The prediction has a mean pLDDT of 82. Transfer RNA from Leuconostoc gasicomitatum, 72 nucleotides, folded computationally. Its Rfam family is "tRNA". Rfam describes the family as follows. Transfer RNA (tRNA) molecules are approximately 80 nucleotides in length. A source record names the gene trnN. The sequence is in RNAcentral, with records from ENA and GtRNAdb. The organism belongs to Leuconostoc, within Bacteria.

[in-house]
């Protein structure tokens, strides 16, 4: 310098154009002598940034940033 891939909840990851989800962690409650385990519930998001396409974008397009890999 070129190419490919990745960026979504505190963490690990789904989501393939139509109201953003799971697991786990944390929180509250139940269970009990207490803790752990288990069960129930609620909470938690500027979907990396900017712009474009579209009635509508996490998703498509362009540029940028950060990370990983390959080539030189």
């Nucleotide at each position: 310098u070129g190419c490919u891939c990745c960026a979504u909840a505190g963490u690990u990851c789904a989501g393939c154009g139509g109201u953003a989800g799971a697991a786990u962690a944390g929180c509250a409650c139940a269970c009990u002598g207490u803790u752990a385990a288990u069960g129930u519930g609620a909470u938690g998001g500027u979907c990396c940034c900017u712009g474009g396409u579209u009635c509508g974008a996490u998703c498509c397009c362009a540029g940028g940033u950060g990370g990983a890999g390959c080539a030189g």